[in-house]
C1' cells in the first nucleotide's frame, strides 16, 4: 500500500431480511443454604452496541470517512 475478516457487560460470545424495554455462560454483589468454605437455590448492579458523520418516522444492524486488532497478497534493486 491493496483485499478480507473482527470491535456489543470485567472475560468469551449471541443478536445484522432495520421496529416491542439489548441478551446468554461465566465473573462480581446480597440473601438462603452449610460449623465453615465449595456445590446447589433466589434476587441484584453493570453496556453512549470502537469512534464521528450520513439515509430513515426510527439505526448494534443500511452508507461514508476514521481508529485498534487479525490474516493475506504485494513492495522493500
Nucleotide at each position: 500500500g491493496g483485499g478480507c475478516c473482527u470491535g456489543u457487560a470485567g472475560c468469551u460470545c449471541a443478536g445484522u431480511u432495520g421496529g416491542c424495554u439489548a441478551g446468554a455462560g461465566c465473573g462480581c454483589c446480597c440473601c438462603g443454604g452449610u460449623c465453615g468454605c465449595a456445590u446447589c437455590g433466589g434476587g441484584g448492579a453493570g453496556g453512549u452496541c470502537g469512534a464521528g458523520g450520513g439515509u430513515u418516522c426510527a439505526a448494534c444492524u443500511c452508507c461514508c470517512u476514521c481508529c485498534a486488532g487479525g490474516u493475506c497478497c504485494a513492495c522493500c534493486a
Molecule: transfer RNA
Organism: bacterium